This is a predicted structure of a 350-nucleotide part of an RNA (small-subunit ribosomal RNA, central domain) from a metagenome.
Context: one part of a larger RNA
RNA sequence: CUGGGCGUAAAGGGCACGUAGGCGGCUUGGUAAGUUGGGUGUGAAAUCCCGCGGCUCAACCGCGGAACUGCAUCCAAAACUGCCAGGCUAGAGUACGGAAGAGGAAGGCGGAAUUCCCAGUGUAGGGGUGAAAUCCGUAGAUAUUGGGAAGAACACCAGUGGCGAAGGCGGCCUUCUGGGACGAUACUGACGCUGAGGUGCGAAAGCGUGGGGAGCAAACAGGAUUAGAGACCCUGGUAGUCCACGCUGUAAACGUUUCGUGCUUGGUGUUGUGGAUCUUCAAAUCUGCAGUGCCGAAGUUAACGCGAUAAGCACGACGCCUGGGGACUACGGCCGCAAGGCUAAAACUC
Numbered sequence: 001c002u003g004g005g006c007g008u009a010a011a012g013g014g015c016a017c018g019u020a021g022g023c024g025g026c027u028u029g030g031u032a033a034g035u036u037g038g039g040u041g042u043g044a045a046a047u048c049c050c051g052c053g054g055c056u057c058a059a060c061c062g063c064g065g066a067a068c069u070g071c072a073u074c075c076a077a078a079a080c081u082g083c084c085a086g087g088c089u090a091g092a093g094u095a096c097g098g099a100a101g102a103g104g105a106a107g108g109c110g111g112a113a114u115u116c117c118c119a120g121u122g123u124a125g126g127g128g129u130g131a132a133a134u135c136c137g138u139a140g141a142u143a144u145u146g147g148g149a150a151g152a153a154c155a156c157c158a159g160u161g162g163c164g165a166a167g168g169c170g171g172c173c174u175u176c177u178g179g180g181a182c183g184a185u186a187c188u189g190a191c192g193c194u195g196a197g198g199u200g201c202g203a204a205a206g207c208g209u210g211g212g213g214a215g216c217a218a219a220c221a222g223g224a225u226u227a228g229a230g231a232c233c234c235u236g237g238u239a240g241u242c243c244a245c246g247c248u249g250u251a252a253a254c255g256u257u258u259c260g261u262g263c264u265u266g267g268u269g270u271u272g273u274g275g276a277u278c279u280u281c282a283a284a285u286c287u288g289c290a291g292u293g294c295c296g297a298a299g300u301u302a303a304c305g306c307g308a309u310a311a312g313c314a315c316g317a318c319g320c321c322u323g324g325g326g327a328c329u330a331c332g333g334c335c336g337c338a339a340g341g342c343u344a345a346a347a348c349u350c
Stems, first nucleotide, its partner, number of pairs: 004321003007304002012318001014201004021194003025088007033081002035077008049065006091191001092188004096183002103177007110154001114150008125136002162169002206247006215241002220236004258317006266295012299306002323350003332343004
């Protein structure tokens, strides 16, 4: 390069924006670069192929032909692709309307619980476990009542509910702010899709500086258990968990399923928003669009399963795989304060 693949066998980049590039709707005219047909020139000889011939055959050799699938140039064609000019509205976008949402950021507020502190009542236990002990308590604990302080998280609502590109987002209020769906008209007129590099975002843990620290809790200590117990259980407990700013850039970052577009019987639930019927209202029934579940036709699949939210039928673009181990490694390079991350072999071995 050709080929076959990527839900679970090896394989979808964690997610997005976007550069180059690749690909690109309907229609008219032109052009003739790609494309197609034909002519001419060239495509050395040898080799390969076909025919005939020479060494007694063959190998080998000689002669003739074909071929050399290419290149250049000229003529012609104009469907398709490209290019130039013009038009269109079905793709894409803008304006308008009412509605939905834990989408994001900042500020403020609230109640329950927990722990601690103060005071009252009250007295001998409490706590914990399989059972115990360490531990707390006559210097008055546990329990209970009142008051106060602090930090963190927001029960019920809550839902195969909602929102977000992913990570993720859940008390209430205010301010700022992103995106999407639906509806009806008007406008722009292909403005589109994908996206190597690149840039940004990116759970938890971890790191730096400064704060904060109620509960929980790696490490650590003690008590148990046990043959031992560097654990599981118990009593304590520091980083951390929280906030601000800066780094890190990973994950079973999973739907283990990249993004976009079109096409292909149905049934049933649910969310948002329209329409129709019915109706006093509430509701109910039918139906459209967008989302989100379950079950299933055809089809597909190695099977499991998937099945309009495809893993079906196709097209465009990117990423990735190529036996197991060695190896999410070494070396080198780049990045990082470090921890480490990204890229990524070979010997050897089965």

Its Rfam family is "Bacterial small subunit ribosomal RNA". Gene Ontology terms of the family: ribosome and structural constituent of ribosome. The coordinates come from a structure-prediction model, not an experiment, and the mean pLDDT is 90. The RNAcentral record of the full RNA draws on SILVA.